Description: This is a predicted structure of a 476-nucleotide part of an RNA (small-subunit ribosomal RNA, 3' major domain) from a metagenome. Model confidence (mean pLDDT): 84 of 100. The RNAcentral record of the full RNA draws on SILVA.
Context: one part of a larger RNA
């Protein structure tokens, strides 16, 4: 100096309290342990492993089993030779092995050749998702968007060090003030960046229609660019005005004006360092292994297994519901080996058909909850929708292992869940549906987008975590 205390003092946070809605208890998803197996590839283990690496394991991806092959190799440079490619028979499960056919590969050339590509051949070499994240870089998580962490010079101590950074106020903040042997100054904190909320300007097509004319209807047309949007430039908030308190300060409550009030709301931003924190299977690396195998092709299997346990979720346990008809309002995205429209066919997935549309124009595109009427009447039910027969649709060489769905039948557990535990202060919790990335096909995961839309907060004893000063030590 630090840690570190069931010392102390202030102070903060969905930490507790008030509250609302979960998990735990059922069934199915997912993801881990365990067990199983020829494999059940491997990585991650409190918080900070477990819907995590994976934005998508039928083959490939696949690193794993079994089993066939190949040994200068599936992929590079270098050196020698040649002219490849191709067609066709046969074995095979495929890889790929054997024949036979055919053979002007292409580009420049100073006509020597030289380059490209392919194929043989020979060693140097390649190749290793093999080890070692405790040799490493790079990238991340965490504590934590906490307010912290530091440095010059000065002073003070024999020194480690101390001051500065401590005191009094006061902030979301080592935010500002004041004061002080300190005086400055860095990396954070805050602006500065994106996004929303409000006006004005400039544009008006693919967007918009208030007038004013057609037209059965439709912004459909002719017309307008007011207004809604669109994007592009400003404006605009600063505690800038008042009043009270404050120590005349910094702020601190309250008001006016304002769309908007004091960090507007949301994002991007993550400081010295912690965990030898995670990764060597993204990449890149040092060092060990390995080289006819631990490297390489290929078929199938497997990652989907299942006496059990734990996480995370998604259905429900029903009347604030269920089921049937009408009907009405979004936002944000994506589209050419693509989204696909009208009609037509199917109960339905679909199929047919092709119009438009590289999109403010066309297409996905039904928005759902909501609101109208009508039934059901409290029941293991017209709740609830596993499981299971059948028969189909798609996608794809290919749906048995092992996809989505879709249609009839089946109708399990569940009557609100035990100790115990999550999240959440506002357009936020719940809730209700779209899109989108990966993707041939597969979403209850992720990621975003609107729509309706509450409840509580006295307050800080206590639990948790974390800052600042004190304090005690047989730590370091």
């Nucleotide at each position: 100096u630090g840690a570190c205390g069931g010392g102390g003092g202030c102070c903060c946070g969905c930490a507790c309290a008030a509250g609302c809605g979960g998990u735990g208890g059922a069934a199915c998803a997912u993801g881990u342990g365990g067990u199983u197996u020829a494999a059940u590839u491997c990585g991650a283990c409190g918080c900070a492993a477990c819907g995590c690496g994976a934005a998508g394991a039928a083959c490939c991806u696949u690193a794993c089993c079994u089993g066939g092959g190949u040994u200068u190799g599936a992929c590079a440079u270098c050196c020698c030779g040649u002219g490849c490619c191709c067609u066709c028979u046969c074995u095979g499960g495929a890889a790929a092995c054997a024949g036979a056919g055919a053979u002007u590969u292409c580009u420049c050339u100073u006509c020597g050749g030289a380059g490209a590509c392919a194929c043989g051949g020979u060693g140097a070499c390649a190749g290793g998702u093999g080890c070692u994240g405790c040799a490493u870089g790079g990238c991340u998580g965490u504590c934590g968007u906490c307010a912290g962490c530091u440095c010059g010079u000065g002073u003070c101590g024999u020194g480690a060090g101390a001051u500065g950074u401590u005191g009094g106020g006061u902030u979301a903040a080592g935010u500002c003030c004041c004061g002080c042997a300190a005086c400055g100054a860095g990396c954070g904190c805050a602006a500065c960046c994106c996004u929303u909320g409000u006006c004005c300007u400039u544009a008006g097509u693919u967007g918009c229609c208030a007038u004013c004319a057609g037209g059965a209807a439709a912004g459909c047309u002719g017309g307008g660019c007011a207004c809604u949007c669109u994007a592009g430039g400003g404006a605009g908030a600063c505690u800038g005005c008042c009043g009270g308190u404050g120590a005349u300060a910094a702020g601190c409550c309250g008001g006016a004006g304002g769309a908007a009030g004091g960090u507007g709301g949301g994002g991007a931003u993550g400081a010295c360092g912690u965990c030898a924190a995670g990764u060597c299977c993204u990449c890149a690396u040092g060092g060990c292994c390995u080289u006819u195998a631990u490297a390489u092709c290929c078929a199938g299997g497997g990652c989907u297994a299942c006496a059990c346990a734990c996480g995370u979720g998604u259905u429900a346990c029903a009347a604030u519901g269920g089921a049937a008809a009408c009907u009405a309002c979004a936002a944000a995205g994506a589209g050419c080996a693509g989204c696909u429209a009208a009609g037509c066919c199917g109960c339905g997935a679909g199929g047919u058909g092709g119009c438009g549309c590289g999109a403010a124009u066309c297409u996905c595109a039904a928005a759902a909850a909501a609101g109208u009427u009508u039934u059901c009447u409290c029941a293991g039910u017209u709740c609830g929708g596993a499981u299971u027969g059948u028969a189909g649709u798609c996608u794809g060489c290919a749906a048995c292992u092992c996809g989505a769905c879709u249609a009839c039948a089946u109708g399990a557990a569940g009557u609100u869940g035990g100790a115990a535990u999550c999240g959440c202060u506002a357009g936020u919790a719940a809730u209700c549906g779209c899109a989108g990335a990966u993707c041939a096909g597969c979403a209850c995961g992720c990621u975003g987008c609107g729509g309706u839309g509450a409840a509580u907060g006295c307050g800080u004893u206590c639990c948790c975590g974390g800052g600042c000063c004190u304090u005690g030590u047989a730590c370091a």